Predicted 3D model of a 75-nucleotide RNA (transfer RNA) from a Candidatus Zixiibacteriota bacterium.
Rfam family: tRNA.
Its mean pLDDT, the model's own confidence on a scale to 100, is 80.
[in-house]
Order: sequence, then structure tokens, then C1' cells
RNA sequence: UGGGGUGUCGUCAAGCGGUAAGACACAAGCCUUUGGAGCUUGCAUUCGGAGGUUCGAAUCCUCCCACCCCAGCCA
Repeated sequence: UGGGGUGUCGUCAAGCGGUAAGACACAAGCCUUUGGAGCUUGCAUUCGGAGGUUCGAAUCCUCCCACCCCAGCCA
């Protein structure tokens, strides 16, 4: 430098144009002598960033950033 892949909640992870599941963790409550366990509720107005297309974008397009893999160049 070229090609490919990945980037979503604190962590893992679903989604594949129709408006962000789930698990763990965490918080509050119930229960319990206490702790743990169990039960209930809450927990992303937003998907790496910026633009664009669209009635509508995590999803499609462009540029950029980070990480991983492969190849190449110089020495």
C1' cells in the first nucleotide's frame, strides 16, 4: 500500500429496510434471623464516527477511525 473480515447495553449476543430480543451482571422491591438462592420490576430514544438514499436505516451507499487475517513493496 492492496484485498477480505469485524465493530450493537458493563460483558456475551440476536437482528439481514418497518422503528433495538435474550442471557449474565447491575439497581430497586418481595421473601429470608443474615447471606445466598428464588420471585417481581427496571436497565441501549440508539448500533465505531460523519454524510447520503428512503415515508422509514443497526441493516443499503460513500468517506473516515479502531482491531484481526492474507498478500505485496522497501530495507